[in-house]
RNA sequence: GCGGCCUUAGUAUAGUGGUAGUACGGGGGACUGUGGCUCCCCAGGCCCGGGUUCGAUUCCCGGAGGUCGCC
Numbered sequence: 001g002c003g004g005c006c007u008u009a010g011u012a013u014a015g016u017g018g019u020a021g022u023a024c025g026g027g028g029g030a031c032u033g034u035g036g037c038u039c040c041c042c043a044g045g046c047c048c049g050g051g052u053u054c055g056a057u058u059c060c061c062g063g064a065g066g067u068c069g070c071c
Stems, first nucleotide, its partner, number of pairs: 001070007010024004018054001026042005047063005
């Protein structure tokens, strides 16, 4: 320098053109003599910019970061 793949919550991940989920973690509550376990509730997220579309996290283009390969 060229190409492939990836980027979603604090962490790990699912997802799809129409309300973004799950687990752990965090906060609150129930239970308990205390703690733990268990149960319930809550907050928190689509890497950035542009385009297409009635509508984009999803499709297209560009950029950034990561990773792998080639040279």